RNAcentral holds the full RNA, with entries from ENA. A computed fold for a 340-nucleotide part of an RNA from a Bacilli bacterium, annotated as small-subunit ribosomal RNA, central domain. The coordinates come from a structure-prediction model, not an experiment, and the mean pLDDT is 87. The organism belongs to Bacilli, within Bacteria.
Context: one part of a larger RNA
C1' cells in the first nucleotide's frame, strides 16, 4: 500500500448552504481527446522469458524468437468525453388549497412560590430514619384581603406536530422560513455529491450593562461516620432571567452520512386528495435477504449505483510539540520514544 470494514467491536463530521472537484436522464447529427483496431519507428548489450544447440550431464555457454511502455501514421465511432440540436420523466417555477409547540418582535392572562402590608389569633413552626442547626412572645406557622417582583406555562398532551441538527409548548397581533396535496400550465437536465470555505448550534462558562421570586455550584452551619472535604437537613453566593458580544463543545444519539433506483405481507396513527384508492411523513409485527449474535427488515444494518467523511491491536494520549482560533477557559490539528 492494497485490501477489508464504520448500529454495539477500531471508525459517519453535531447539522446545514454551498466552492472546486468527483459524478450525472431520454434522442439526433458531426467530431475523434480517451477507447479499439493496422503498419512503422524506438525500447543498447547483457540480463529475463521460450525453443534449440554445444561442453560425458547439470552449472555456464551459443543461437532464434518474443516481453511491456513510449512516438509517427492509416482506419472504425458502440461507449466515455466535446460541440450543435431536439425531448419530459429529474429538478426546479406559477396557480389553488392546506396543517403545524417553525422562526423574529410587542402585547395579554391566571394559577402557584416568596416577600411586604394590615386583620383574626396563639405557642409552637420547620425538618428527618431519628434529630439539631434554623424560625418564633420584637407575635412566627395557619388563616383571610391587599400590594409588589421575578421566573416557568397546569389539563389539553398523544411512540401527536413541526424544524437541517440544536430544539421548539398559555394567549393574541404583527413580520417571517420551510414542508405536503391537486391541475400538469410553464422552463428544459438548471441534477446528486461536496476536499476548503460560510452559516447555524443544548448546558455549562466569559465580557459590559440590567434583573433576581424560586431554585442553586462555592460556602457556612447542624447531621451521619472510625473519618465525612459526600449522600440528609437549614441557610446561601455565583448562575439560571433579559440586551449585546463571545465561547464551539455534549451519550450533538437512531451510538445508523447524502442521493437515486429496487425488494413479501399484515396493522396503527398524522396531514392531503379527484376518498373501494392514490400521495407525502410517523410507529408496531413480520417474509425474502443481510448479520458473529443481538437485531435490521420499503423510514434497511436487504439488492445495487454516484459522492463526501472517517477506522487499521493496546497502553503511551486526544497528552506534548508546533501552527491556529480565543479576553480566558480552553477547542480545532495531532505524534513519538517507551511499554505490552
Nucleotide at each position: 500500500u492494497u485490501g477489508g470494514g464504520c448500529g454495539u467491536a477500531a471508525a459517519g463530521c453535531g447539522u446545514g448552504u454551498g466552492u472546486a472537484g468527483g459524478u450525472g436522464g431520454u434522442u439526433u447529427a458531426u467530431u475523434a481527446a480517451g477507447u479499439c483496431u493496422g503498419a512503422g519507428g524506438u525500447u543498447a548489450a547483457a540480463g529475463g522469458c521460450u525453443g534449440a544447440a554445444g561442453c560425458u550431464c547439470a552449472a555456464c555457454u551459443u543461437c532464434a524468437g518474443u516481453a511491456u511502455g513510449c512516438c509517427u501514421u492509416g482506419g472504425a465511432a458502440a461507449c466515455u468525453a466535446g460541440u450543435a440540436g431536439a425531448c419530459u420523466u429529474g429538478a426546479g417555477u406559477a396557480u389553488a388549497g392546506u396543517a403545524g409547540a417553525g422562526g423574529c418582535a410587542a402585547g395579554u392572562g391566571g394559577a402557584a412560590u416568596u416577600u411586604c402590608u394590615a386583620a383574626u389569633g396563639u405557642a409552637g413552626c420547620g425538618g428527618u430514619a431519628a434529630a439539631a442547626u434554623g424560625c418564633g412572645u420584637a407575635g412566627a406557622u395557619a388563616u383571610u384581603a391587599g400590594a409588589a417582583g421575578g421566573a416557568a406555562c397546569a389539563c389539553c398532551a398523544g411512540u401527536g406536530g413541526c424544524g437541517a441538527a440544536g430544539g421548539c409548548g398559555a394567549c393574541u397581533u404583527g413580520c417571517u422560513g420551510g414542508g405536503c396535496u391537486a391541475u400538469u400550465a410553464c422552463u428544459g437536465a438548471c441534477g446528486c455529491u461536496g476536499a476548503g470555505a460560510c452559516a447555524c448550534g443544548a448546558a455549562a462558562g466569559c465580557g459590559u450593562g440590567g434583573g433576581g421570586a424560586g431554585c442553586a455550584a462555592a460556602u457556612a452551619g447542624g447531621a451521619u461516620u472510625a473519618g465525612a472535604u459526600a449522600c440528609c437537613c437549614u441557610a446561601g453566593u455565583a448562575g439560571u432571567c433579559c440586551a449585546c458580544g463571545c465561547c464551539g463543545u455534549a451519550a450533538a444519539c437512531g451510538a445508523u452520512g447524502a442521493g437515486u433506483a429496487c425488494u413479501a405481507a399484515g396493522u396503527g396513527u398524522c396531514g392531503g386528495a379527484a376518498u373501494u384508492u392514490c400521495c407525502g411523513g410517523u410507529g408496531c409485527u413480520g417474509a425474502a435477504g443481510u448479520u458473529a449474535a443481538c437485531a435490521c427488515a420499503u423510514u434497511a444494518a436487504g439488492u445495487a449505483c454516484u459522492c463526501c467523511g472517517c477506522c487499521u491491536g493496546u497502553g503511551u494520549a486526544g497528552u506534548a510539540c508546533g501552527g491556529u482560533c480565543g479576553c480566558a477557559a480552553g477547542g480545532c490539528u495531532g505524534a513519538a520514544a517507551c511499554a505490552u